[in-house]
Molecule: c-di-GMP-I riboswitch aptamer
Organism: Solirubrobacteraceae bacterium
RNA sequence: AAAUCGAAAAGGCAACCCCGUCGCGAGGCGGGCGCGCAAAACCAGGGGCCUCUAGAAGGCCGCCCAGUUGCCGAA
Numbered sequence: 001a002a003a004u005c006g007a008a009a010a011g012g013c014a015a016c017c018c019c020g021u022c023g024c025g026a027g028g029c030g031g032g033c034g035c036g037c038a039a040a041a042c043c044a045g046g047g048g049c050c051u052c053u054a055g056a057a058g059g060c061c062g063c064c065c066a067g068u069u070g071c072c073g074a075a
Base pairs, nucleotide, nucleotide: 005073006072012037013036017032018031019030020029021028022027035062041068042067045065046064047063048060049059050058051057052055
């Protein structure tokens, strides 16, 4: 230094539920909360799930895989 790995500390993210708001909806965004997370960062390419007005339409990556990037450093 890299790969693997995940103890500690710092910092980070934020399920469920509640409030506001946008959307027909799945859901998105903001606030509160704090179940959890080392990629719970990005990405809708493959699989999967979900929605509607059923299409050359949408949503979900905190379901899995692929791709891109990335903090710390005990064993």